[in-house]
C1' cells in the first nucleotide's frame, strides 16, 4: 500500500431496523452484624467512535474519517 476484525455506563460485554438500550462486576446509600465480611434491597451512572445518507423509524444498513488489533507484500 491492500485487505479483515472491532469501538455500547468506570471496566467486562450484550442487543437480528421499531420497546424507558439490558446483564455482570465496580460505585453510592440502606437492612443484617457488637464490628468487618459475606448475604439481600434499593439507587445512580450511556445521547451507542465522529460527520453525512438510507428509511415512516437505524447502536443496528450504507459511504467517508479517527482509534486499537490482526493478516499480506
Nucleotide at each position: 500500500g491492500u485487505c479483515c476484525c472491532u469501538g455500547u455506563u468506570g471496566c467486562g460485554c450484550a442487543a437480528u431496523g421499531c420497546a424507558u438500550a439490558g446483564c455482570g462486576c465496580g460505585u453510592u446509600g440502606g437492612a443484617c452484624u457488637u464490628c468487618c465480611a459475606a448475604u439481600c434491597c434499593a439507587a445512580a451512572g450511556a445521547u451507542c467512535g465522529u460527520c453525512g445518507g438510507u428509511u415512516c423509524g437505524u447502536a443496528u444498513c450504507c459511504u467517508a474519517c479517527c482509534a486499537g488489533g490482526g493478516a499480506u507484500g